[in-house]
RNA sequence: GCCGCCUUAGCUUAGUCGGUAGAGCGCAGCACUCGUAACGCUGAGGUCGAGAGUUCGAUUCUCUCAGGCGGCACCA
Numbered sequence: 001g002c003c004g005c006c007u008u009a010g011c012u013u014a015g016u017c018g019g020u021a022g023a024g025c026g027c028a029g030c031a032c033u034c035g036u037a038a039c040g041c042u043g044a045g046g047u048c049g050a051g052a053g054u055u056c057g058a059u060u061c062u063c064u065c066a067g068g069c070g071g072c073a074c075c076a
Base pairs, nucleotide, nucleotide: 001072002071003070004069005068006067007066010025011024012023013022019056027043028042029041030040049065050064051063052062053061
């Protein structure tokens, strides 16, 4: 330098041939208990990496950029 894949909640991740995002763990509260933990109930938490384009509508399609991973090439 070229090619491919990945980027979603604090962490690990699902998802949708375009219709407005879920789970587990963690966190907070409640209940339970003599008390703690576990179990149970409830809740908060996301500009879906950034920007632009297409569209009535984009996490999803297209382009550019950033970060990560892998392969190839270059380099003696």

Model confidence (mean pLDDT): 82 of 100. This is a predicted structure of a 76-nucleotide RNA (transfer RNA) from a Candidatus Sumerlaeia bacterium. Its Rfam family is "tRNA". From the family's description: Transfer RNA (tRNA) molecules are approximately 80 nucleotides in length. The RNAcentral record of the sequence draws on ENA. Taxonomically the source falls in Candidatus Sumerlaeia (Bacteria, Bacteria candidate phyla, Candidatus Sumerlaeota).